[in-house]
Context: one part of a larger RNA
RNA sequence: CACCGCCCGUCAAGCCACGGGAGCUGGGGGUACGCGAAGUCGUGGGUCCAACCCGCCUUCGGGCGAGAGGGCCGCGCCCACCGUAAACCUGGCAACUGGGACUAAGUCGUAACAAGGUAGCCGUAGGAGAACCUGCGGCUGGAUCACCUCCUU
Numbered sequence: 001c002a003c004c005g006c007c008c009g010u011c012a013a014g015c016c017a018c019g020g021g022a023g024c025u026g027g028g029g030g031u032a033c034g035c036g037a038a039g040u041c042g043u044g045g046g047u048c049c050a051a052c053c054c055g056c057c058u059u060c061g062g063g064c065g066a067g068a069g070g071g072c073c074g075c076g077c078c079c080a081c082c083g084u085a086a087a088c089c090u091g092g093c094a095a096c097u098g099g100g101a102c103u104a105a106g107u108c109g110u111a112a113c114a115a116g117g118u119a120g121c122c123g124u125a126g127g128a129g130a131a132c133c134u135g136c137g138g139c140u141g142g143a144u145c146a147c148c149u150c151c152u153u
Stems, first nucleotide, its partner, number of pairs: 003116001005113001008109002011106001013103002016100001018098003023093006031085004039078001041076004046072004054065004119140009
């Protein structure tokens, strides 16, 4: 490449990332309850050992009783692991779903750009395959025509 221009949105195709998402699944730290190993501590005239002192007996070697303490055992408190429960935090997968970006030559129309053929735009409300349409209020970043004021020649 100058209106045989430019350009908007729905729809269709491809691709990319993202949001929502029933449900499934992993990790984490706690809480409550249950169970409760080992161990410390507590406790029990259950059992075993038994010093000193004491009592009794003695063949003077010792024996019996009592007994601090200790071992074992039972019970209790605390409590690891484990189990149960409802929550919390944090990942993964995910039917389906929502818009978004991008991709020479797909579909439907033609909203905007020249008064773009209903001037456009902003706000708001309603409506509509889509760009959009309609109402109300606002702006000129509206063309054209007429008038007024001002400036320049």
Molecule: small-subunit ribosomal RNA, 3' minor domain
Organism: Planctomycetota bacterium